[in-house]
RNA sequence: UUGUCUUUUCGGGGCGAGGUGUAAUUCCUCACCGGCGGUUACAGUCCGCAAGCCUUAACGGCACGAGCAGGUGUAAUUCCUGCACCGACGGUACAGUCCGGAUGGUAGAAAAGAUAU
Numbered sequence: 001u002u003g004u005c006u007u008u009u010c011g012g013g014g015c016g017a018g019g020u021g022u023a024a025u026u027c028c029u030c031a032c033c034g035g036c037g038g039u040u041a042c043a044g045u046c047c048g049c050a051a052g053c054c055u056u057a058a059c060g061g062c063a064c065g066a067g068c069a070g071g072u073g074u075a076a077u078u079c080c081u082g083c084a085c086c087g088a089c090g091g092u093a094c095a096g097u098c099c100g101g102a103u104g105g106u107a108g109a110a111a112a113g114a115u116a117u
Base pairs, nucleotide, nucleotide: 002116003115004114005113006112007111008110009109010108016030017029018028019027031097032096033087034086035049036048037047038046044085045084052062053061054060067083068082069081070080071079089100090099091098
């Protein structure tokens, strides 16, 4: 330095205003938010992963969204400008933002120790 193992810690943000209505943070107008790893350069919408369900269980199966144009540059669908778009399941007047599964779990991140090199 790198690999492997163990332990510990960490590990998701957002409805404010108005309207309709018996009733809506769910509808309508405006508002607000953006997990993790990768990628020549910083990504919700490029590639991949995670959260849900099935199975005894999984590395198995099912489900699982979205971006263009212009500019700068060696390099950017990642930056800048403009205009767009998307958001699991159950509940409830139809929910990305409320309540619930969840004082849960995960992608993963950091530290310490052991061991091999």
A computed fold for a 117-nucleotide RNA, annotated as FMN riboswitch aptamer (RFN element). Model confidence (mean pLDDT): 82 of 100. The sequence was found by an Rfam model in a public genome assembly. It matches the Rfam family "FMN riboswitch aptamer (RFN element)". About the family: The RFN element is a highly conserved domain that is found frequently in the 5'-untranslated regions of prokaryotic mRNAs that encode for flavin mononucleotide (FMN) biosynthesis and transport proteins. A reference for the family is Vitreschak et al. (2002), "Regulation of riboflavin biosynthesis and transport genes in bacteria by transcriptional and translational attenuation", Nucleic Acids Res.